RNA sequence: UUUCCGAAAGGGUAAACUCUGGGUAACCAGGGGGCACAAAGCCACGGGUCCCGAAGGAGAGGGACAGCCGGGCUGCCGAA
Numbered sequence: 001u002u003u004c005c006g007a008a009a010g011g012g013u014a015a016a017c018u019c020u021g022g023g024u025a026a027c028c029a030g031g032g033g034g035c036a037c038a039a040a041g042c043c044a045c046g047g048g049u050c051c052c053g054a055a056g057g058a059g060a061g062g063g064a065c066a067g068c069c070g071g072g073c074u075g076c077c078g079a080a
Stems, first nucleotide, its partner, number of pairs: 005078002012037002017032006035067001041073003045070003048065005
């Protein structure tokens, strides 16, 4: 120095819920709030879930979720 790993320290993010705003919706942004998280930082590539999708239904197609899983990129600290 790097990898594995995750004690300590310094910190970080922010679930549900709620207020305001946007959106057909899923959901998103800001304020409050704190469930939890060692990548809960970023990416929609694969799977999955959710929303929209002509008439009764399905589907093509479009959208959302990174705090559902896998994967990719990057990153603070340094005990055993």